[in-house]
Context: one part of a larger RNA
RNA sequence: UGACGGGGGCUCACACAAGCGGUGGAGCAUGUUGCUUAAUUCGAAUCAACGCGAAGAACCUUACCUGGGCUUGACAUGCUGGUGGUACGGACCCGAAAGGGCGAGGACCCGGUUUCCGGGAGCCAGUACAGGUGUUGCAUGGCUGUCGUCAGCUCGUGCCGUGAGGUGUUGGGUUAAGUCCCUUAACGAGCGGAACCCUUAUCGUUAGUUGCCAGCGGGUUAUGCCGGGGACUCUAGCGAGACUGCCGGUGUUAAACCGGAGGAAGGUGGGGAUGACGUCAAGUCAGCAUGGCCCUUACGCCCAGGGCGGCAAACGUGCUACAAUGGCCGGUACAAUGCGCAGCAAGACCGUGAGGUGGAGCAAAUCGCAAAAAGCCGGUCCCAGUUCGGAUUGGAGGCUGCAAUUCGCCUCCAUGAAGUCGGAAUCGCUAGUAAUCGGAGGUCAGCCAUACUCCGGUGAAUAUGUUCCUGAGCCUUGUACA
Numbered sequence: 001u002g003a004c005g006g007g008g009g010c011u012c013a014c015a016c017a018a019g020c021g022g023u024g025g026a027g028c029a030u031g032u033u034g035c036u037u038a039a040u041u042c043g044a045a046u047c048a049a050c051g052c053g054a055a056g057a058a059c060c061u062u063a064c065c066u067g068g069g070c071u072u073g074a075c076a077u078g079c080u081g082g083u084g085g086u087a088c089g090g091a092c093c094c095g096a097a098a099g100g101g102c103g104a105g106g107a108c109c110c111g112g113u114u115u116c117c118g119g120g121a122g123c124c125a126g127u128a129c130a131g132g133u134g135u136u137g138c139a140u141g142g143c144u145g146u147c148g149u150c151a152g153c154u155c156g157u158g159c160c161g162u163g164a165g166g167u168g169u170u171g172g173g174u175u176a177a178g179u180c181c182c183u184u185a186a187c188g189a190g191c192g193g194a195a196c197c198c199u200u201a202u203c204g205u206u207a208g209u210u211g212c213c214a215g216c217g218g219g220u221u222a223u224g225c226c227g228g229g230g231a232c233u234c235u236a237g238c239g240a241g242a243c244u245g246c247c248g249g250u251g252u253u254a255a256a257c258c259g260g261a262g263g264a265a266g267g268u269g270g271g272g273a274u275g276a277c278g279u280c281a282a283g284u285c286a287g288c289a290u291g292g293c294c295c296u297u298a299c300g301c302c303c304a305g306g307g308c309g310g311c312a313a314a315c316g317u318g319c320u321a322c323a324a325u326g327g328c329c330g331g332u333a334c335a336a337u338g339c340g341c342a343g344c345a346a347g348a349c350c351g352u353g354a355g356g357u358g359g360a361g362c363a364a365a366u367c368g369c370a371a372a373a374a375g376c377c378g379g380u381c382c383c384a385g386u387u388c389g390g391a392u393u394g395g396a397g398g399c400u401g402c403a404a405u406u407c408g409c410c411u412c413c414a415u416g417a418a419g420u421c422g423g424a425a426u427c428g429c430u431a432g433u434a435a436u437c438g439g440a441g442g443u444c445a446g447c448c449a450u451a452c453u454c455c456g457g458u459g460a461a462u463a464u465g466u467u468c469c470u471g472a473g474c475c476u477u478g479u480a481c482a
Stems, first nucleotide, its partner, number of pairs: 001482002003479003007476007015466002019429005026320008034311002042053002064306007073129001077128007088105001092101003108120005131295002134293003140289002142284003145280001147278001152191006158167003171182003197272004202240007212229002216227003243266001246260005309448001322422001326381007338369003343362002348357003388419001393414007435458007
């Protein structure tokens, strides 16, 4: 100087408490361990591995296994020699394909004194080499996680100390903040914090199509449908607005805090992007790059099939439930974000349905996906393993795709398991949040999505407080630790 303490002081955080909903019990989905296997490819391992890499494993992907094949190679560059019936190659043979064989036919470019000659490309042989998801993340770059959006981490000069180092950065207030003020052997400065950026909440202005429709006219069973209009909504450019600016109180006359006015918004308005010096030899050699080491008729390359999906068991993360604030049936209302040409697909017709036929319109504020669902109105069930719950299994179909057996999704009929609110323990959340309801997107032929990332609808409870648990910051103290 640090680190540590079941030392102290001050302070903070969904850390506890207060409250709401879960997990842990059930069934299933998914990841992991283990076991099994020819293979069940590899990595991730407390928080910070375990719906993680993977934003799509039937083939492909694919790195694994079995079998069949290739050897200058699937791909790059150089050198040497050879090769016009050369390169390529219909058909045929072996084969699961890859590959191998035979071979009708049969080229291209440039130059030249054009039946031809020379050169190139291509091909063959050879040689350098290619190739490796082989190894080392404890040789590395880059990127990332975490402490932590915590308020810290340092420097120049000066001063103090023999020196390591200290001071500044401590102290008194204050803040979300090393934020600001005061004091001060310190005076300044940098990286962080804040602000600048995006978005959301209000208003003005400009603009008025594909959006809108108040007033005027026309038209319809009906619809901005038409003429028209720019008022309104909206869209998207510019601007205004919030700064403790104003008032009162407290305070050291300070910084600031408390209350109030005005205001759409008030003290960082809400959300996002933004992550200091460093820590964990944290993670990644399998995104990529890369040193060393290793393989070279194989640890490289191609193909078919299988595996990554196996199942006594254990754990994590989820979905669906156990019902009446509910299930089922009928009617009816209101979103926002997105996406669409190898695409989205309306009306119509067929089918109980998944879906099919067909194809208007739309590169989309124009057309479509598209129905929002919870909600509201009416009916029914009457507390039961049920009209709860939907696992499992049988049958019949639909769709995608070369192909759904291992191993896809969806529909209909039948079947109707466990489960009656979950032990010890444990997680999330402070407001448009939790809870709950549906919608969209990426990946994608299809999809094992209950995942992930967004969007809107309905919309709570509680916080007396900081004794305790966990983590963190500052000061201080002890230490046989570094």